Transfer RNA from Parcubacteria group bacterium GW2011_GWD2_43_10, 72 nucleotides, folded computationally. Rfam family: tRNA. The family's RNA type in Rfam is transfer RNA. Rfam links the family to the GO term triplet codon-amino acid adaptor activity. Lineage of the source: Bacteria > Bacteria candidate phyla. The prediction has a mean pLDDT of 85.

[in-house]
């Protein structure tokens, strides 16, 4: 060049049409002589970026982007 696949709290994953969850980590507090384990509570992301459909989209389509795969 052409085709497919991915992009969601600090990491990793859900959720795959109706106001985004769990684990971890983090903060504070509890239990310790203290630490660690354990348990409570709380912050954290509006979904890679735009744009259409829709009453309503992370979730359908469309163009970019960034990253992987296969073919040439």
């Nucleotide at each position: 060049c052409g085709g497919g696949g991915u992009g969601u709290g600090g990491u990793g994953u859900a959720c795959c049409g109706g106001u985004a969850a769990c684990a971890u980590g983090c903060a504070c507090g509890g239990u310790u002589c203290g630490g660690g384990u354990c348990c409570g509570u709380g912050a954290g992301a509006c979904a890679g970026a735009g744009g259409g459909u829709u009453c309503a989209a992370u979730u359908c389509c469309c163009u970019c982007c960034a990253c992987c795969c296969c073919g040439a």